This is a predicted structure of a 153-nucleotide RNA (c-di-AMP riboswitch aptamer (ydaO/yuaA leader)) from Paenibacillus hemerocallicola. It matches the Rfam family "c-di-AMP riboswitch aptamer (ydaO/yuaA leader)". Gene Ontology terms of the family: cyclic-di-AMP binding and regulation of gene expression. The coordinates come from a structure-prediction model, not an experiment, and the mean pLDDT is 75.
[in-house]
RNA sequence: CAACGUUAAUCGCUGAGUUUUCUUUUGAGAAAAGCGGGGGAACCAAGUAAUAUGGGGUGAAUCGGUAGGCAAUCCGCAGAUUGCAUAUCGUAGGGCGUUUUCUCACCGCCCGAAUCCGUCAGCUAACCUCGUAAGCGAAUGUGGGGAGGAUAG
Numbered sequence: 001c002a003a004c005g006u007u008a009a010u011c012g013c014u015g016a017g018u019u020u021u022c023u024u025u026u027g028a029g030a031a032a033a034g035c036g037g038g039g040g041a042a043c044c045a046a047g048u049a050a051u052a053u054g055g056g057g058u059g060a061a062u063c064g065g066u067a068g069g070c071a072a073u074c075c076g077c078a079g080a081u082u083g084c085a086u087a088u089c090g091u092a093g094g095g096c097g098u099u100u101u102c103u104c105a106c107c108g109c110c111c112g113a114a115u116c117c118g119u120c121a122g123c124u125a126a127c128c129u130c131g132u133a134a135g136c137g138a139a140u141g142u143g144g145g146g147a148g149g150a151u152a153g
Base pairs, nucleotide, nucleotide: 010138011137012136013135014134018033019032020031021030022029023028034132035131036130037129038128039127044122052119054120055117056116057115058114063090064089065088066087067086069084070083071082072081073080074079093111094110095109096108097107101147102146103144104143105142106141
């Protein structure tokens, strides 16, 4: 000097997931604010019956191609169709590239999952109801514009 790992603080990232108060057997519990989600009229939409090809919610996470494998069906062979998972390539859409924050352009790097309800929900004022987690990073491009903040004079 570099790499890897651990711990603490600080700063920061995805996300609604933050702050305050009271009580306490100090394990925790309760309440409020803020933020986020669901249900729920009229009107409108939809329908002329609806319903297994079930349907719907949270979320950026949808929609496809190719390859071989497994299963089922058709079939005289050849082959075809459908479904399942895997691999891979794209894609609607989404995030980061920071030391106050927002925004524009270009460039670069990533994600494009998972899960819940249980036959049931369009929108939806009043109203009702639920959540307030989890998981990461180590300073990490260039240029322009606007707004506000802090510090110094």